[in-house]
This is a predicted structure of a 503-nucleotide part of an RNA (small-subunit ribosomal RNA, 5' domain) from an uncultured bacterium.
Context: one part of a larger RNA
RNA sequence: GACGAACGCUGGCGGCGUGCUUAACACAUGCAAGUCGAACGGAAAGGCCCUGCUUGCAGGGUACUCGAGUGGCGAACGGGUGAGUAACACGUGGGUGAUCUGCCCUGCACUUCGGGAUAAGCUUGGGAAACUGGGUCUAAUACCGGAUAGGACCGCACUUUAGUGUGUGUGGUGGAAAGUUUUUUCGGUGUAGGAUGGGCUCGCGGCCUAUCAGUUUGUUGGUGAGGUAGUGGCUCACCAAGGCGAUGACGGGUAGCCGGCCUGAGAGGGCGACCGGCCAUACUGGGACUGAGACACGGCCCAGACUCCUACGGGAGGCAGCAGUGGGGAAUAUUGCACAAUGGGCGAAAGCCUGAUGCAGCGACGCCGCGUGGGGGAUGACGGCCUUCGGGUUGUAAACCUCUUUCAGCAAGGAAGAAGCGAAAGUGACGGUACUUGCAGAAGAAGCGCCGGCUAACUACGUGCCAGCAGCCGCGGUAAUACGUAGGGCGCAAGCGUUGUCC
Repeated sequence: GACGAACGCUGGCGGCGUGCUUAACACAUGCAAGUCGAACGGAAAGGCCCUGCUUGCAGGGUACUCGAGUGGCGAACGGGUGAGUAACACGUGGGUGAUCUGCCCUGCACUUCGGGAUAAGCUUGGGAAACUGGGUCUAAUACCGGAUAGGACCGCACUUUAGUGUGUGUGGUGGAAAGUUUUUUCGGUGUAGGAUGGGCUCGCGGCCUAUCAGUUUGUUGGUGAGGUAGUGGCUCACCAAGGCGAUGACGGGUAGCCGGCCUGAGAGGGCGACCGGCCAUACUGGGACUGAGACACGGCCCAGACUCCUACGGGAGGCAGCAGUGGGGAAUAUUGCACAAUGGGCGAAAGCCUGAUGCAGCGACGCCGCGUGGGGGAUGACGGCCUUCGGGUUGUAAACCUCUUUCAGCAAGGAAGAAGCGAAAGUGACGGUACUUGCAGAAGAAGCGCCGGCUAACUACGUGCCAGCAGCCGCGGUAAUACGUAGGGCGCAAGCGUUGUCC
């Protein structure tokens, strides 16, 4: 000098930041991922219309609207945490002639003919529940089949610096589509390119330990096959016996990495909180499914530990999301408001959802700013303390006179952020906040540490190697500037000290 700090004493206001560093310990409760009726059959509830009457019910219609269901997209983003990991995990620079990419953009071509189901519904069972079985009916942008398709894919030849690249020619295989809306639209399929985002791979770089010296059998390489979007012992069969290592292999310990942050003149040293990028992870271990993308925090299956419900047959759960609770700890906040803005998902849109986000609350935890008054005022009052008893000092300090009103208080006015969306009306959580004006009155607002030397600041009394102080030297045994108290002084100031850690 610095800090995500803690502790002691003290504490007026505001702005901007920041706040479980410990138990990746366990979690009550609420919320955190939905949306689309312009894909579909429909109508549980409400609305509207009609009819009937027993006057608040029943029946029918409509689709304003829409529960549940089929279907599409999203749920792989956003948010949390740092347990693991010494590794192509990260950083940086390359390669991919070894690769994928939903939504988006651009070009070209197409959007044809059919079919059978099934959920919901109705009905009937089982079960305490979670849930689940049978029968029957029905729709689609759900599912399946046919047609067509230059190009796509496979093979061959030529071309290319290069193997799976590019282009041309030729032969073959099997492959597509979906509708909706009142119009306009919005869609669907194939293919080529782009953009974006990934995957894989390589050079170099960054911890400690030799009281770890040898290590390795899918191990190292080859041939063939399987698998993958894709290269590859990634996996398998066979063959060979290799591979790594004192330039530190293997083992052990510790640790997420970086942009950066702190310190320092720099070189270095330490750290990786907040913010941003990457990685890993989601009760513990394992596994795949769906999908453009996951081996998936708020999905599924299995095993384990734990908790809960049970009719004992069986079931349910996962806060390292936001709040909040217990526990641990020196120690770390509200079970708040709003989608108004920014961004995201869905939707043609209106809109809905969004504990992302924007805000508010709590904490002097940090940084910064402001205030606690300004001027005058000597017979240097009273009081306190010291005294050589003359006086000195507190001290222009107070009183007193005069002035001002920041901040806080009260009253009145009162935003920008609104671009947008909507036919219009209208639409701000923050917030009656910021800000402006007025009112009253010096009025409501100062402490903490130190005073032997280092180190700015001294006297008196008490105590008497006691009580105590102390960062080092050291002080205290009867005149202690070092202990305790008082007066005075010095330093910083809404803070001041102490402790811890780093330079």

Model confidence (mean pLDDT): 84 of 100. The full RNA is in RNAcentral, with records from ENA and SILVA. Its Rfam family is "Bacterial small subunit ribosomal RNA". Its family is annotated with ribosome and structural constituent of ribosome in the Gene Ontology.